[in-house]
The RNA shown here (c-di-GMP-I riboswitch aptamer) has 75 nucleotides and comes from uncultured Shewanella sp. Rfam family: c-di-GMP-I riboswitch aptamer. Clan: c-di-GMP_I riboswitch clan. From the family's description: GEMM was predicted in a large-scale screen for bacterial structured RNA regulatory elements. The organism belongs to Shewanella, within Bacteria. Model confidence (mean pLDDT): 83 of 100.
RNA sequence: GAUAAGGGCAAAAUCAGAGUAAUCUGAUGACGCAAAGCCACGGAUCCUGACAAACAGGAUAGCCGGGUUGCCGAA
Numbered sequence: 001g002a003u004a005a006g007g008g009c010a011a012a013a014u015c016a017g018a019g020u021a022a023u024c025u026g027a028u029g030a031c032g033c034a035a036a037g038c039c040a041c042g043g044a045u046c047c048u049g050a051c052a053a054a055c056a057g058g059a060u061a062g063c064c065g066g067g068u069u070g071c072c073g074a075a
Base pairs, nucleotide, nucleotide: 001072008033009032013028014027015026016025017024018023031062037068038067039066041065042064043063044060045059046058047057048056049055
């Protein structure tokens, strides 16, 4: 961070599987993404522990911030 090049990732939905759930994995698919690579550290949201509060455990990195690594590059 360009109406450049070569590549990369893959939303919804569907099918199959895992999980109480949030959600995840694989296939198809392509809404988008310059960190949509990685890390739950702060906030946020969601799930579970019957309900509320508190607390605990979990999920989301494609909610925001932070940390860390990194491809290409015109003017």